[in-house]
Context: one part of a larger RNA
RNA sequence: GGACGAACGCUGGCGGCGUGCUUAACACAUGCAAGUCGAGCGGUAAGGCCUCUUCGGGGGUACACGAGCGGCGAACGGGUGAGUAACACGUGGGUGACCUGCCCUCAGCUCUGGGAUAAGCCUGGGAAACUGGGUCUAAUACCGGAUAUGACCUGUCAUCGCAUGGUGGUGGGUGGAAAGUUUUUCGGCUGGGGAUGGGCCCGCGGCCUAUCAGCUUGUUGGUGGGGUGAUGGCCUACCAAGGCGACGACGGGUAGCCGGCCUGAGAGGGCGACCGGCCACACUGGGACUGAGACACGGCCCAGACUCCUACGGGAGGCAGCAGUGGGGAAUAUUGCGCAAUGGGCGGAAGCCUGACGCAGCGACGCCGCGUGGGGGAUGACGGCCUUCGGGUUGUAAACCUCUUUCGACCUCGACGAAGCGUAAGUGACGGUAGGGGUAGAAGAAGCACCGGCCAACUACGUGCCAGCAGCCGCGGUAAUACGUAGGGUGCGAGCGUUGUCC
Repeated sequence: GGACGAACGCUGGCGGCGUGCUUAACACAUGCAAGUCGAGCGGUAAGGCCUCUUCGGGGGUACACGAGCGGCGAACGGGUGAGUAACACGUGGGUGACCUGCCCUCAGCUCUGGGAUAAGCCUGGGAAACUGGGUCUAAUACCGGAUAUGACCUGUCAUCGCAUGGUGGUGGGUGGAAAGUUUUUCGGCUGGGGAUGGGCCCGCGGCCUAUCAGCUUGUUGGUGGGGUGAUGGCCUACCAAGGCGACGACGGGUAGCCGGCCUGAGAGGGCGACCGGCCACACUGGGACUGAGACACGGCCCAGACUCCUACGGGAGGCAGCAGUGGGGAAUAUUGCGCAAUGGGCGGAAGCCUGACGCAGCGACGCCGCGUGGGGGAUGACGGCCUUCGGGUUGUAAACCUCUUUCGACCUCGACGAAGCGUAAGUGACGGUAGGGGUAGAAGAAGCACCGGCCAACUACGUGCCAGCAGCCGCGGUAAUACGUAGGGUGCGAGCGUUGUCC
């Protein structure tokens, strides 16, 4: 000098764009953050409509739809950085050892039966959470049978090679599909290919410590078996005795990694907040279930700590989602508006949901832009300060004259974002915002640090090694340009200084 997710002191007019718990991965009141589909199903709790009515209500319809069965989603999106020194990450490869719902594409198929169950009704238990029994019923829910290229086992042929082998053809055997719907650009099943997303493996690379020198028994390898979508000590039985290490094993400390960010001429050094990619975690520890995908933040089970309810028998909970509260701290925001846009889930669609997101609010926290007026104006006024008492300086500064009106204030008009969605009517959170036109008037808007040298800017008074200053050198003990105040000056300016950290 530059930089910052900063903090502190003094000060503070406006706007745009960013950004804001770095500490206790401490504990959390309250609300919201994941639903949707009636074009899968039986139905009808509420509302609408029609109808009857003794005015209590009853019936119908399916406009619509609570609860339920079923499907898809809930594994995305959002948060955090605790753990992790590891194939976690980065980069380059391998998979002849693998998977992939929805989507695209190609080929073929969608035949025939069955038994339940929730809701409902009846009836129990319980304070509650919840739960038992009986009975009735539906499906794109569930289960048989038929058929079938594919799968598996086995035989055979061809071909290729990257070792285990790969690919293709052809026999035999085994056990496997389907779902409907009002017509549909809606679906279902099997197989091939693609796309996307992932799993696993390997080379190389990136912290400190030797005041850690030896480490290791599933350890290293083999065989058989198990397990997985898949290789593998991943697991298991047996066999062998190996494997790693000064090119730093093992141990300890620290830490999410990267694209990048800061600095620097570069080499390098430091950092990993915001944004993007990957990983890990979801009160702590463990476990599996469902599923194409999880060992699953707002799912389940067990254990633990903590909090809450209880009729004491038993139950409920998990903000490292968005706000918000307490606490910790030098320190970090609103319990806001909207789904109008972008994106996501479901749906044929309308649409519903969406604290993702779009916006608004708060904070000079940062960067950038603008303003606080422009021109004229000397008897160089008054006042202040200094003075050698002549004067000097503040200083064209003010007054005064004249001009302008950015920003702000007030009046008025008023968007783009919607080329979307919807048959149409209509539909914007931001927002009466931005912007346009007009009105009045210099009117409402300047501070902070420094002035001994480094380092730009000097005098007076007060103080008297006191009070104090200080980054270093050093100032202060009676004339202090170094302390305090004033005048003046210098630097920066809605900021200026200080502290901390990095280069």
RNAcentral holds the full RNA, with entries from ENA and SILVA. This is a predicted structure of a 503-nucleotide part of an RNA (small-subunit ribosomal RNA, 5' domain) from an uncultured bacterium. Its mean pLDDT, the model's own confidence on a scale to 100, is 86. It matches the Rfam family "Bacterial small subunit ribosomal RNA". Rfam links the family to the GO terms structural constituent of ribosome and ribosome.